Predicted 3D model of a 391-nucleotide RNA (Bacterial RNase P class A) from Desulfitobacterium dichloroeliminans LMG P-21439.
Formats: sequence, structure tokens, C1' cells
RNA sequence: GAAGUCAAUCAGAUGGUCGCGGAAGCAGGAACCGAAAGGUUGCUUCUGAGGAAAGUCCGGGCUCCAUAGGGCAAGGUGCUGGGUAACGCCCAGUGGGAGAGAUCCUAAGGACAGUGCAACAGAGAUAUACCGCCGAUAGCGGAGGUUGGUCGCUAGACUGACUUUCGAGUAGGUAAGGGUGGAAAGGCGAGGUAAGAGCUCACCGGCAGCCUGGUGACAGGCUGGCCCUGCAAACCCCACUUGGAGCAAGACUGAAUAGGGAGACUAUGAACGGCCCGUUUUUGUCUCCGGGUAAGGUCGCUUGAGGCCGUUGGUAACAACGGUCCUAGAUAGAUGAUCAUCGCCUUCUGAAAGGAAGGAACAGAACCCGGCUUAUAGAUUGGCUUCGCCU
Repeated sequence: GAAGUCAAUCAGAUGGUCGCGGAAGCAGGAACCGAAAGGUUGCUUCUGAGGAAAGUCCGGGCUCCAUAGGGCAAGGUGCUGGGUAACGCCCAGUGGGAGAGAUCCUAAGGACAGUGCAACAGAGAUAUACCGCCGAUAGCGGAGGUUGGUCGCUAGACUGACUUUCGAGUAGGUAAGGGUGGAAAGGCGAGGUAAGAGCUCACCGGCAGCCUGGUGACAGGCUGGCCCUGCAAACCCCACUUGGAGCAAGACUGAAUAGGGAGACUAUGAACGGCCCGUUUUUGUCUCCGGGUAAGGUCGCUUGAGGCCGUUGGUAACAACGGUCCUAGAUAGAUGAUCAUCGCCUUCUGAAAGGAAGGAACAGAACCCGGCUUAUAGAUUGGCUUCGCCU
């Protein structure tokens, strides 16, 4: 210097003008809204989005409801140890995989508890001889050799016995080789064999037992032996774990010439009755009572498992201690627009200095935190790896 890899930081800066949300202060015994509490209108000062505020996928705080205890069902998680309020997150490791390496990926318990599945291809899928290989085979077929018999003048023909070889068939051996498949009875080499085979041996792999190291997952060694396919992101088994709903949670204030209850009335209609009293009841008026609701309002609401700095412990995640800081709180939802200067990028122009034009991502709090995932223009810094060059 190039290529790569792993982390961290920033997310234009300053100022002016106009506008919006919030807080504090000031101002009028003012106006308007409201039953009230309170709110609105003016001025000043301060303050006002993110690394993801997003997806709402996990985990918690908080609130209300439910809840003796135990079991079943249903869901979730699944190598080990640690961190944490908790987690499916994080850290450190183990095993497996990728890479030359830094480094990255990994849902990674159990298949002798049981059930199930393994299509197609292939002879055969937990069991098989299809091709091939191997030896056997008084019989069959072909070819040859030796030696008889019959016919024939000869050439030769027919036929029998023994034997060699090949082929077909038969009954076997074989899992080395071929072929099928994701997977074919551990791999490879040697010995061995009729041919073969963990049949035997070396190395590797895997299994069981023992020993050693480690908290552990596991690792290393020794001995024996290779008999038991794969799938559990199929049911299932095992271990651990889970109550539900969510800030529109929830708490408070709180009207009416709404409605409910109680009482009173020389008010009023009806029923009982021939009439009166009386009893029951309707409606009305008045008084009292407590509960809910609309509209509006208050709280919940932002000081919190909080940020930053340092020290100590720890490999680290993180924890403890000390110091310091306070940094949106709306409710249909403010956080915007514009101008100037500077900075960044691109293009054009210019010998240069410079000048001109254009551009700047993803995105937008709504109870609050811890994570994960996804989106993201550009800029900066550091560690490590590999290669090249120089000294």
C1' cells in the first nucleotide's frame, strides 16, 4: 500500500426571522368557554425525536382481574458454565461445519419406552444374490485327443469306451467389483482364500468399560470388540418453564328540566265501595340519599433495573463503590418553514488559486425499560489476518 475480517463513533455546524408543543415567571380584580375545578387569549426566559423512535417478535416493571394445595391438558425452551429483574438475549467455552487465515455459521437432549415414515429407482432398505467372481456336477450340447466295433476296394461313414476343454442347466459359496439410491452391513492397505469376507493385522472411524484432566459440555490414554440404518423443525419420551388482559391498564372529580330509592303534600286520576272514611296504586310538586354516565378535566406521565466519568473485582458479559448530570411528555397528537455563512459529496469551468450549478440516507416519540429483527446516503477511528514493496 492492497484485499479481507471484527468492533466502535457520528448521523451536518453556527446564527437570524416566522410558526408550533411543554415548563417557569409576569400582566388585567379584563374578555370568552365551562356546573365547578379549570382552560384559552398576551409578554419574557428555558426547553423540545432516534440509532433504529419501526416490526410489535421475545423478556420484564407497573395496573386491574383471577388464584388454598396437587394433578391433567395446552404452549414454550432444549450442548456446558456464567451474567441478568427476566429472556428465545448477552458473555466465556465444548462438539460439528466453512475458510489459507483473521474469522464466521450451528434448533446441538433421547431412535435398545412405544407408534409411525423411508416416495421413485434398485435384485435387495435392515434385509437381498440381478450382473459378475468361485469351486462342484456318473447326466445334456459343441470342439479335440487316444483306442475298439460295423460297413466299405479305397477315400471315408456310423457307433461305443476313456479323457481334455468350452457352453447351457442344476444345487451351492461370495458382498471384493458393476449398477440403483440421500442411505447398501465401517474406510483404506496388506495378509489370507477356490473366490471372498473384521476372517486376521496396521492406521483411521465408531461403540463399551476403566484410568487421567476439567465445575461441566467434553478431551486424552489403555483394553476389549465392530452386534444393533436414517428421520424426533413426525407423534412421542425426558428435563426446565408458563394465570389472563393491557396505559383506551387503572385511580379521582363530576352535572342535567336523564334515570333509581326513601319521605312529605288540604295536589291528582284509578281500583275496592251505594256513599264517606280508609287501604292500595298512578301522575305531579318539594326535600333528602347514594351509584353510574356524557362533555370537559386531574392523576397515572416520565427520576429510571437512568446517562456520563473514575476506581476495584471479573478473561468477558457484568457487578460493587465514589463523583457528577436531569435531557420531550402531547391526546388527534408539537418537534416545522425560510435566509445567511461554513463544512461534505458530485458535475462543469480554470494553468492554478478559485468560481458556478446540483445533491445529502433510513425514518417520526405516545406508560416505561432490556433485547432481537428489519431499513439506512455518507463520514471517521481502532484491533486482527493474508499478500506485495521498502529499510